[in-house]
RNA sequence: CGGGACGUAGCGCAGCCCGGUAGCGCGCUUGCAUGGGGUGCAAGAGGUCGCUAGUUCGAAUCUAGUCGUCCCGACCA
Repeated sequence: CGGGACGUAGCGCAGCCCGGUAGCGCGCUUGCAUGGGGUGCAAGAGGUCGCUAGUUCGAAUCUAGUCGUCCCGACCA
């Protein structure tokens, strides 16, 4: 320098192809059951999707640019 993958809740991930306003597991909080722990059940909090811009009535999703991590290749030595 070229190509590719990934970036979404505290952690691990899905959703993207085919646009309709974000979900699963674990964890966390509260309540109930238990003498307590563990465990089970019920309820709940928590992210506007790496960033910027564009298209659109509407963007996590499409387009362009950019940042970060990783992989492959080229180049130099």
This is a predicted structure of a 77-nucleotide RNA (transfer RNA) from a Chitinophagales bacterium. The sequence was found in a public genome assembly. Rfam family: tRNA. It is annotated as a transfer RNA.